[in-house]
RNA sequence: CGAGCCGGCCGGGCGGUCGCGUCGGCGCCCUCGGGCGCCGCCGAGGAAAGUCCGGACUCCACAGGGCAGGGCGGUGGGCAACACCCACCCGGGGCGACCCGCGGGAAAGUGCCACAGAAAGCAGACCGCCGGUGCCUCUGGCACCGGUAAGGGUGAAACGGUGGUGUAAGAGACCACCAGCGCCCGGGGUGACCCGGGCGGCUCGGCAAACCCCGCCCGGAGCAAGGCCAGACAGGAAGCGCACAGCGUCAGCUGGGAAGGGCGGCCCGCCCGAGCUUCCGGGUAGGCCGCACGAGGCCGUCGGCAACGGCGGCCCUAGAUGGAUGGCCGCCCCCGCCGCUCCGGUGGCGGGACAGAAUCCGGCUUACAGGCCGGCUCGUCCC
Numbered sequence: 001c002g003a004g005c006c007g008g009c010c011g012g013g014c015g016g017u018c019g020c021g022u023c024g025g026c027g028c029c030c031u032c033g034g035g036c037g038c039c040g041c042c043g044a045g046g047a048a049a050g051u052c053c054g055g056a057c058u059c060c061a062c063a064g065g066g067c068a069g070g071g072c073g074g075u076g077g078g079c080a081a082c083a084c085c086c087a088c089c090c091g092g093g094g095c096g097a098c099c100c101g102c103g104g105g106a107a108a109g110u111g112c113c114a115c116a117g118a119a120a121g122c123a124g125a126c127c128g129c130c131g132g133u134g135c136c137u138c139u140g141g142c143a144c145c146g147g148u149a150a151g152g153g154u155g156a157a158a159c160g161g162u163g164g165u166g167u168a169a170g171a172g173a174c175c176a177c178c179a180g181c182g183c184c185c186g187g188g189g190u191g192a193c194c195c196g197g198g199c200g201g202c203u204c205g206g207c208a209a210a211c212c213c214c215g216c217c218c219g220g221a222g223c224a225a226g227g228c229c230a231g232a233c234a235g236g237a238a239g240c241g242c243a244c245a246g247c248g249u250c251a252g253c254u255g256g257g258a259a260g261g262g263c264g265g266c267c268c269g270c271c272c273g274a275g276c277u278u279c280c281g282g283g284u285a286g287g288c289c290g291c292a293c294g295a296g297g298c299c300g301u302c303g304g305c306a307a308c309g310g311c312g313g314c315c316c317u318a319g320a321u322g323g324a325u326g327g328c329c330g331c332c333c334c335c336g337c338c339g340c341u342c343c344g345g346u347g348g349c350g351g352g353a354c355a356g357a358a359u360c361c362g363g364c365u366u367a368c369a370g371g372c373c374g375g376c377u378c379g380u381c382c383c
Base pairs, nucleotide, nucleotide: 001379002378003377004376005375006374007373008372009371010370012332013331014330015329016328017327018326020043021042023040024039025038026037027036028035029034030033045354049365050364052363053362054361055360056359057222058221059220060219064268065267066266067265069218070217071216072215073214074088075087076086077085078084089103090101091100092099093098104213105212109211110210111207112206113205126152127151128148129147130146131145132144133143134142135141136140160178161177162176163175164174165173179203181200182199183198184197185196186195187194188193226289227288228287229286235280236279237278238277239276240275244255245254246253247252260272261271262270263269296315297314298313299312300311301310302309303308333352334351335350336349337348338347339346340345
């Protein structure tokens, strides 16, 4: 210098002016609860988004038994928790920095494997090869019967690979080496796993984001949660049920039954039970709390490879409820185009993204004009 890989960060700045919202102060008005005006402080994001995971918080449930349902899935660690993060292992890709993996089990069982192909799973003779028999136009051809998975062809995938023995031709049929699988032994590692050696039958295809099996985890609903205050209203119709027995001072009580309801997925089981269900009609839709100090941010230091954790110091930073955070002007910054140029610049025009809080937090994913910083790899040249 060229080509790349990885990580972190920013997301226009300053001033003026007109507006908007919360809060505070002052003043005025009034129907005493607010309204208006002025001044001051503060006022979106890296994703506030999608609402996909995990939690905090709130309410409901939380006698027992059973069955469903959902999620996760190499190992070790981090965290409040996670499907997140870090480190490592294994597999794949790249010369490399590094990247990718929804990464338990397919010799438990069931199912599926498109198209092509003869055949797609305890496989399969289409072409070919070989043997036998018959016929013919006889170094051969054709037909039939049989053998054969070595060769061709199809496919993502065709029942280990190479060489040899063997054979009519062939075949783990047999042998050597290699690959793979299972078992055993030794060594290393917390572990996933790795390294080395031996033995065995000779080979057992893929899909589990198909059912399923194994291990672990999971109550339900969500800030329109939930609580407080204030306020409004008018009932009507239909259907089902209160069976019954005993006592009684005629108010009721006891037993039993019962439509319906509860145990917030379902069933069993348990409990409550005199009202329940549907339709029509009527009313309200105001205020306050929850709600802004929290697994909080920044800096330093220590431990750790790291994620992260301990300690110390400093900081307080939006709270709307038809929902505020915006518009304009000037200067500067960045980019593009055009003009001039003494090549240093200068003038004009245009553009500067994605998007926008609504209970809060940790992640993931997606969108994004432009820009900054750091580390590393490969190649070339020079010293």